[in-house]
Molecule: transfer RNA
Organism: soil metagenome
RNA sequence: AGGGGCGUAGCUCAGUGGUAGAGCAGCGGCCUUUUAAGCCGAAGGUCGUGGGUUCGAUCCCCACCGCCCCU
Numbered sequence: 001a002g003g004g005g006c007g008u009a010g011c012u013c014a015g016u017g018g019u020a021g022a023g024c025a026g027c028g029g030c031c032u033u034u035u036a037a038g039c040c041g042a043a044g045g046u047c048g049u050g051g052g053u054u055c056g057a058u059c060c061c062c063a064c065c066g067c068c069c070c071u
Stems, first nucleotide, its partner, number of pairs: 001071007010024004018055001027041004048064005
C1' cells in the first nucleotide's frame, strides 16, 4: 500500500429495512440463622463517527476511526 472480517448494555453475543434483545455481572425483593445456590422484579443503549438512499436505517451505499487476519 492492497484485500477480508469485526465494532450493538459493564462483559460475551443475537438482531440483515418497520418503536433494540438474551445470558452473565451489578441493583431491589422472596427464601435461608447468615452467606452461597434457587426464584421474582426493575434498571441499564446518541447500535464506533460523519454523510447518503428510503415514508422509515442497527440493517443498504460512501468516507473516516479503532481492533484482528491475509498479501